[in-house]
RNA sequence: GGGGACGUCGUCUAGUCUGGUUAAGACACCUGGCUGUCAAUCAGGAAAGCGUGGGUUCAAAUCCCAUCGUCCCCGCCA
Repeated sequence: GGGGACGUCGUCUAGUCUGGUUAAGACACCUGGCUGUCAAUCAGGAAAGCGUGGGUUCAAAUCCCAUCGUCCCCGCCA
């Protein structure tokens, strides 16, 4: 230098292909029940607008472009 994958609640992941209007799950966390207490368990709750910017569209996590970060492959120099 060329090509590719990934980036979504605190963490890990699904959803992206095929756009459709409160973004889902697990763990963790908070509150309550239960227990002599804790744990476990049961019920409920808070928490991300999807790396960033722009574009297309009535509508974008999802499509397009650019860019940042991480990782992988190839090439070049030595």